[in-house]
Context: one part of a larger RNA
RNA sequence: UGCGUAAUUGUUUGAGUGGAACGAACGCGUAGUACGAGAGGAACCGCGUUUGGAUGCCUCUAGUUUAGCAGUUCUCAUGGGGAGGCUGCGCAGCCACGCAUUAUUGAAUAAGUGCUGAAAGCAUCUAAGCACGAAGUCAUCCGCAAGACGAGACAAUAUAGGCCGCUAUAAAAGAUAGCGUUGAUAGAGUUGAUGUGUAAGAUCCAAGAACCCGAGGAUUUCAGCAUGCAACUACUAAAAG
Numbered sequence: 001u002g003c004g005u006a007a008u009u010g011u012u013u014g015a016g017u018g019g020a021a022c023g024a025a026c027g028c029g030u031a032g033u034a035c036g037a038g039a040g041g042a043a044c045c046g047c048g049u050u051u052g053g054a055u056g057c058c059u060c061u062a063g064u065u066u067a068g069c070a071g072u073u074c075u076c077a078u079g080g081g082g083a084g085g086c087u088g089c090g091c092a093g094c095c096a097c098g099c100a101u102u103a104u105u106g107a108a109u110a111a112g113u114g115c116u117g118a119a120a121g122c123a124u125c126u127a128a129g130c131a132c133g134a135a136g137u138c139a140u141c142c143g144c145a146a147g148a149c150g151a152g153a154c155a156a157u158a159u160a161g162g163c164c165g166c167u168a169u170a171a172a173a174g175a176u177a178g179c180g181u182u183g184a185u186a187g188a189g190u191u192g193a194u195g196u197g198u199a200a201g202a203u204c205c206a207a208g209a210a211c212c213c214g215a216g217g218a219u220u221u222c223a224g225c226a227u228g229c230a231a232c233u234a235c236u237a238a239a240a241g
Stems, first nucleotide, its partner, number of pairs: 003147001007157006016144004022052008035040001053102005061096001063094002068089005073083003091228001105139003112132004163241001164180005185237003189232004193227004201220005208213001
């Protein structure tokens, strides 16, 4: 994308199918116990740790951070721009070196172990019958799933859905997930939080100088600047159809 099933839409069942979603080691208790003359010396089970794998996440730690802030260089009248120029920090996001989770139990069995028990007055796990038994099998767990042509089921119903517009928990296009004035969906604004680290201007001080000029310092100033975040707010756009 087409056809089938199909009135439309929504919600589902699960035949079947995928998974390793878990694997391993060690320590402590059990216990100097069982066992054994002694020498020596377990286990079931419980708890914990580590490691490999898997899944998810970003509170912490670490990395990145061409958002941002600051210092400084060249270009450069000033302002400003460019080279991510170099340097120090750095939120969100992404992420590992970080964090969390990653049981068990049941069923039927294999080899094997048995009970009862004849054929064969004995014996025999087997012939009838019955009971156990594995990291394996099937469920339990996590996904997909009615093209399962055996095409299932349930509910509602003149709507459902789509076009259109604003978007992101989504994203190559479709799709998915929200919102559309009965509105906080995005932008703008305000406040906060966060980052940087104390803006410009002004005043005073200041080596040199002693008239100017003057690197630099202090105060104004936890300033100024910025924001992919949060809250608030219909100012703008979600009109009409």

A computed fold for a 241-nucleotide part of an RNA from a Candidatus Pacearchaeota archaeon, annotated as large-subunit ribosomal RNA, domain VI. It matches the Rfam family "Archaeal large subunit ribosomal RNA". The prediction has a mean pLDDT of 81. The source organism's lineage runs through Archaea, Nanobdellati and Candidatus Pacearchaeota.